RNAcentral holds the sequence, with entries from ENA. A computed fold for a 74-nucleotide RNA from a Conexivisphaerales archaeon, annotated as transfer RNA. The coordinates come from a structure-prediction model, not an experiment, and the mean pLDDT is 80. Rfam family: tRNA. Rfam classes the family as a transfer RNA. About the family: Transfer RNA (tRNA) molecules are approximately 80 nucleotides in length. Its family is annotated with triplet codon-amino acid adaptor activity in the Gene Ontology. NCBI's taxonomy places the organism under Archaea, Thermoproteati, Nitrososphaerota, Conexivisphaeria, Conexivisphaerales.

[in-house]
């Protein structure tokens, strides 16, 4: 310098234009269970999706630029 892929709750992912402004695991807080942990169950907080413009009546989704990570090519 060029091509590919990615960036969405603390972590790890899903979602590929529209039903309510976002889902699962797991962690976290809180109760329940127990003599007391650990398991197990029951609720509840927590991201407006990297950033900035652009298309559209609608953008996490689609275009474009920059930034971040990975991976090829020279």
């Nucleotide at each position: 310098g060029c091509c590919c892929c990615g960036g969405u709750a603390g972590c790890a992912u899903a979602g590929u234009g529209g039903u309510c402004g976002a889902a699962u695991g797991u962690g976290c807080u809180u109760c329940c269970u127990u003599g007391g942990u650990a398991a197990g169950g029951a609720a509840g907080a927590g991201a407006c999706c990297g950033c900035g413009g652009g298309u559209u009546c609608a953008a996490a989704u689609c275009c474009c630029g920059c930034c971040c990570g990975g991976g090829g090519c020279u």